Model confidence (mean pLDDT): 77 of 100. The RNA shown here (Glycine riboswitch aptamer) has 91 nucleotides. Rfam family: Glycine riboswitch aptamer. About the family: This family represents the bacterial glycine riboswitch. The model forms 90% of the base pairs in the Rfam consensus.
RNA sequence: CGAACGGGAGAGCGCGGGCGCGAAAAAAUCUCUGCGAUCCGCCGCCGAAGGCGCAAUCCACCCGGAAACGCUCAGGCAAAAGGACCGUUCG
Numbered sequence: 001c002g003a004a005c006g007g008g009a010g011a012g013c014g015c016g017g018g019c020g021c022g023a024a025a026a027a028a029u030c031u032c033u034g035c036g037a038u039c040c041g042c043c044g045c046c047g048a049a050g051g052c053g054c055a056a057u058c059c060a061c062c063c064g065g066a067a068a069c070g071c072u073c074a075g076g077c078a079a080a081a082g083g084a085c086c087g088u089u090c091g
Base pairs, nucleotide, nucleotide: 001091002090003089004088005087006086007085012043014042015041016040017039018038019036020035021034022032044077045076046075050073051071052070053069057065058064
């Protein structure tokens, strides 16, 4: 460095609109009390893919490298997935 397995945090079921489902006897229906993790916008929030910045510090003291710190571009804010990093085994 690569592969397999195991572990692995944080922060919104926010507001508005669209759309869909569905009820008031049937049918129909975004015009209605209701439902929705589907789309758009707005606001708020998080840091542990990636990216950028600072530089404690490392070094052969030249070149160069460099955080879990800072930013929040990207990403994320139920579950799932993803996930820096850690452990075991193998090459």